Lysine riboswitch aptamer from a pig gut metagenome, 167 nucleotides, folded computationally. The RNAcentral record of the sequence draws on MGnify. The model forms 100% of the base pairs in the Rfam consensus. Rfam family: Lysine riboswitch aptamer. Rfam describes the family as follows. Riboswitches are metabolite binding domains within certain messenger RNAs that serve as precision sensors for their corresponding targets.
Parts: sequence; structure tokens; C1' cells
RNA sequence: GAUAGAGGCGCGUCGUUUAUCAGUAACCGGCGGGAGGCUGCCAAAGCCUUGGACCGUUGCGCGAAAGGAAAAGACGCCGAAGCGCGGCGGUCGUUUGGCAAACCGUUUCGCUGGCUGCAUGGCAAACAGCCCUGCAUCUGUCAUCAUGCAUGUGAUGGAGUGCUAUC
Repeated sequence: GAUAGAGGCGCGUCGUUUAUCAGUAACCGGCGGGAGGCUGCCAAAGCCUUGGACCGUUGCGCGAAAGGAAAAGACGCCGAAGCGCGGCGGUCGUUUGGCAAACCGUUUCGCUGGCUGCAUGGCAAACAGCCCUGCAUCUGUCAUCAUGCAUGUGAUGGAGUGCUAUC
């Protein structure tokens, strides 16, 4: 270096189902305000609007979806994969152009062996869940030491650029 393989509440993807989101948004009706309104901002054009737009509030009127989650399943896997700072591309609601934010994809670099629990913080509608950091337990693996000679047990330490087998 190549090939194969192990860790275990192991990792990812996909659709299905189920809740949640939520009796929320939207729509419809009532009432009040009302000359402006159409994305967070700017410019131009266009459109809606005193035949009441729009805003607020209310109704035992009607009534979602996305993102996020769980379950079983299928598939692909064992730097599986995840996250962070940037870069690039894309989406963004009247249209065009610009800015900001958010989201999606991809990628240089950096960090993390893995699961779980707790705490701080972040994302989030959320007391689901996920993520960063810290602590603790458990666990795989290797090295060293001790014990043992059943190839196990214990202690300390390392990191996946690791470990095992074959070439």
C1' cells in the first nucleotide's frame, strides 16, 4: 500500500405509518380602526384598494402543510458518519435588480474511537429530538505493567492517520 473483517442501545439513506406542530396558519363571518397595502430593507415597474384594501380583535365557523420526532421495515455501511469556521452554487411568494437573514447542495481545512446518562449553551413550537463543550459510567481496540497460565482479570496510558487477518 491492497483486500477482507470486528466494535453495538453502532452509523447513514429511503419510503410507509403514527403522533406533534394545532384547533395554529390560511379561508369565511361579526365588530372596531382605516388610507393606504403587496418579503426584513432599498430602487423601478406592475397589481389591489373608500364598491373599504390593509391592520387589530372575535366566532362551539371551517381547517391544513413544511421543517423537526418516533416505530417497524428495506437498502447501503464501520470515518460508518456528525459538527464547526470559511469558499462556491442554488432557493427565497407580484416582477426585475441589489442588500441582509434563513434554508438546501457541494467543498478546502479543523475536531470527534463508540453508546448511554447528567449539566451549561445553541437549533427548535416543544419539557421530542439533534449538536458543541464539560463530567461520569459502560464498551471495543492497542501499548506498558502486575497477576495468572484457563489466554482471563486488574491498573495506567494512547487514538479511527487506530485495531485484526491475509498478501